The RNA shown here (transfer RNA) has 72 nucleotides and comes from Sinocyclocheilus anshuiensis. The RNAcentral record of the sequence draws on Rfam. The organism belongs to Sinocyclocheilus, within Eukaryota. Its Rfam family is "tRNA". Rfam classes the family as a transfer RNA. Gene Ontology term of the family: triplet codon-amino acid adaptor activity.
RNA sequence: GGGGAUGUACCUCAGUGGUAGAGGUUGUGCUUUGCAUGUAUGAGGUUCUGGGUUCAAUCCCCAGCGUCUCCA
Numbered sequence: 001g002g003g004g005a006u007g008u009a010c011c012u013c014a015g016u017g018g019u020a021g022a023g024g025u026u027g028u029g030c031u032u033u034g035c036a037u038g039u040a041u042g043a044g045g046u047u048c049u050g051g052g053u054u055c056a057a058u059c060c061c062c063a064g065c066g067u068c069u070c071c072a
Base pairs, nucleotide, nucleotide: 001071002070003069004068005067006066007065010024011023012022013021018055026042027041028040029039030038048064049063050062051061052060
């Protein structure tokens, strides 16, 4: 320098164009003399940035940025 992949909660990751979820973590309650475990219920999001298409975009298209990878 060129090609490819990827970007979603604090972490690891789902998500088929129609109001965004799981597990872990964490708060609270129950259970216990207490802890652990178990269980119930919450909190936590500018879906990387900008633009385009669409009635409607996490999803499709373009550019940029970050990361990973291949070639030279």